A computed fold for a 347-nucleotide part of an RNA from an uncultured bacterium, annotated as small-subunit ribosomal RNA, central domain. RNAcentral holds the full RNA, with entries from ENA, Greengenes and SILVA. Its mean pLDDT, the model's own confidence on a scale to 100, is 88.
Context: one part of a larger RNA
C1' cells in the first nucleotide's frame, strides 16, 4: 500500500453555504469513448514453467513448445457506463392557502427584587458560622416607612415544551427579517447528493479603543481552620471581568462523545404542530419529540423507523503507549496564542 475501522476501545472536521472533483430518477432514440467479442501485429534474447538432450548426476549448457496477463491495427455487439436528441413526473424546486415557534436583528415600554443616597419612625445592636473572628453601627447601623438614582436579569407559567445549522435562543409591545410544517396539486421538468480547498457563523475566557458598573466576584488584603495553610472548603472586604458599541480572537466534554444525503425493515405508548372522518369517545394521516421493545446488530453495555439493523454515494478522520498536540518550519493573531505537525530516546 491492501485490508480493517471510528458512541464508550486509537479515530466524525464545532458548524453551515459552496467550487472543483465523484456520485446520480423513469422512457426512448442515435453514438460507439469505456466495456464485450473474433482477426492480425507486436509483446527481442536471456530468464520462467513443460517437454527432450549433452556434460558419470547435479550445477551449468543445447533445442522445441507454452506463458509474456499488456499495446497498436482492423471487423462486430449496442445490454450497462459516458456523450448527443426526444419525452416523462415519482425526486428537487416555485405558486396558493393556512396555523405553530425564546429563530435573528434594531427600537421602545414595564414589574419584582439587590445596592445606594435623602428624610421619618426607632435604640443597641446588626451581620456572618461547626463555632467564631475580620466587618458594620451611638457620627444613631439593623428593622421600618415615604420618595429618588442606577445597573443587571426577566420568578411564576416552564414540560425528556418550542425553534435554530451549530454557538445558542426565554418579561412585554412595535418594525425589519431568516426557515421549517400543513393543505391543495396550478407551474418548471433532474434543475440532485456530497463536497478537497474556499468563505461565513461559532459558548465562555482573553485582547485593542470608548462607554457602563447595581449584583457577583479571578487577582489582591483581611478573619478563620490548621503542627504550619503563602492553599482548599467557610466568612468580611474587594480590582479586573461579568454589561453595552465597534473591532480581534476561533477555541471546548463545541457531545447524541453517534458526519451528510437516499432507500428498505414488527408493534406498544406519552407528547409538540397541522390535516382528514365522526355529533362524541375515538379513528387515519404528515412533520417532529420522548419512553419500552420485535427482527436484526453489538466484545460488552447497549442500539432499535431519530440504528449504533439491511445497503448505496460523497467527504472527514483512525493505525500501540509515553516522548507530544510538544520541536522546528511555515500560515494567522496586537498579543494570549491558534492551525498545520515531527524525530531521537523509551516501554
Nucleotide at each position: 500500500c491492501u485490508g480493517g475501522g471510528c458512541g464508550u476501545a486509537a479515530a466524525g472536521g464545532g458548524u453551515g453555504c459552496g467550487u472543483a472533483g465523484g456520485c446520480g430518477g423513469c422512457c426512448u432514440u442515435g453514438u460507439a469513448a469505456g466495456u464485450c467479442c473474433g482477426a492480425g501485429g507486436u509483446g527481442a534474447a536471456a530468464g520462467g514453467c513443460c517437454c527432450g538432450g549433452g556434460c558419470u548426476c547435479a550445477a551449468c549448457c543445447c533445442g522445441g513448445g507454452c506463458a509474456a496477463u499488456g499495446c497498436c491495427u482492423u471487423g462486430g455487439a449496442a445490454a450497462c457506463u459516458g456523450c448527443g436528441g426526444g419525452g416523462c413526473u415519482u425526486g428537487a424546486g416555485u405558486g396558493c392557502u393556512g396555523g405553530a415557534g425564546a429563530g435573528g436583528c434594531a427600537a421602545g415600554g414595564g414589574g419584582a427584587a439587590u445596592u445606594c443616597c435623602a428624610c421619618g419612625u426607632g435604640u443597641a445592636g446588626c451581620g456572618g458560622u461547626g463555632a467564631a473572628a475580620u466587618g458594620c453601627g451611638u457620627a444613631g447601623a439593623u428593622a421600618u416607612g415615604u420618595g429618588g438614582a442606577g445597573g443587571a436579569a426577566u420568578a411564576c407559567c416552564g414540560g425528556u415544551g418550542g425553534c435554530g445549522a451549530a454557538g445558542g435562543c426565554g418579561c412585554c409591545u412595535u418594525g425589519c427579517u431568516g426557515g421549517a410544517c400543513a393543505g391543495c396539486g396550478a407551474c418548471u421538468g433532474a434543475c440532485g447528493c456530497u463536497g478537497a480547498g474556499g468563505c461565513a457563523c461559532g459558548a465562555a475566557a482573553g485582547c485593542g479603543u470608548g462607554g457602563g458598573g447595581a449584583g457577583c466576584g479571578a487577582a489582591c488584603a483581611g478573619g478563620a481552620u490548621u503542627a504550619g495553610a503563602u492553599a482548599c472548603c467557610c466568612c468580611u472586604g474587594g480590582u479586573a471581568g461579568u454589561c453595552c458599541a465597534c473591532g480581534c480572537u476561533g477555541u471546548a466534554a463545541a457531545c447524541g462523545a453517534u458526519g451528510a444525503g437516499u432507500g428498505c425493515c414488527a408493534g406498544g405508548u406519552g407528547u409538540u404542530g397541522g390535516g382528514g372522518g365522526g355529533c362524541g369517545a375515538c379513528c387515519c394521516u404528515c412533520a417532529g419529540u420522548g419512553c419500552c421493545g420485535a427482527a436484526g446488530g453489538a466484545a460488552a453495555c447497549c442500539c432499535a423507523a431519530u440504528a449504533a439493523g439491511c445497503a448505496c454515494u460523497c467527504c472527514g478522520c483512525c493505525u500501540g503507549g509515553g516522548g507530544a498536540g510538544u520541536a522546528c518550519g511555515g500560515u494567522c493573531g496586537c498579543a494570549a496564542g491558534a492551525c498545520u505537525g515531527a524525530a531521537a530516546c523509551u516501554c